[in-house]
Model confidence (mean pLDDT): 80 of 100. A computed fold for a 138-nucleotide RNA, annotated as FMN riboswitch aptamer (RFN element). Its Rfam family is "FMN riboswitch aptamer (RFN element)". Its family is annotated with FMN binding in the Gene Ontology.
RNA sequence: AAUCUGUUUCGGGGCGAGGUGGAAGUCCUCACCGGCGGUGAUGCGCAGGGCGCUGUUCCUGUGACAAGUCCGCGAGCUUCGGCUGAAAGGGUGCGAUUCCCUUACCGACGGUUACAGUCCGGAUGGAAGAAACGAGAA
Numbered sequence: 001a002a003u004c005u006g007u008u009u010c011g012g013g014g015c016g017a018g019g020u021g022g023a024a025g026u027c028c029u030c031a032c033c034g035g036c037g038g039u040g041a042u043g044c045g046c047a048g049g050g051c052g053c054u055g056u057u058c059c060u061g062u063g064a065c066a067a068g069u070c071c072g073c074g075a076g077c078u079u080c081g082g083c084u085g086a087a088a089g090g091g092u093g094c095g096a097u098u099c100c101c102u103u104a105c106c107g108a109c110g111g112u113u114a115c116a117g118u119c120c121g122g123a124u125g126g127a128a129g130a131a132a133c134g135a136g137a138a
Base pairs, nucleotide, nucleotide: 005134006133007132008131009130010129016030017029018028019027031118032117033107034106035073036072037071038070044063045062046061047060048059049058050057051055068105069104076083077082087103088102089101090100091099109121110120111119
């Protein structure tokens, strides 16, 4: 170092403006938000090397970051079997469903003076997981 295991901590964001109305943070127009793990030709850092030789350069390796709509998970629901949302077009390039541009789309359950991704509640909860510390064996 890796593996097994224990403890602790952490572990979700968002209605601002206008309209209608008796009443809307729920409808309409605009606005706003994006859990966890994986993958992720760019860009960035580091290391090594190349050369029409010292640079806004190229190649190789490596590290951190990096997707709401690609793969999987969680929450939620359940007859405990399982179920569970949403992306296209264009560009660059050897290579992109991940980068850039444009235009779209999606979002549990219960509650509510009127229908909720954004308000209130279950929830000072649980969890995908993340980190730190400790112990044992070869």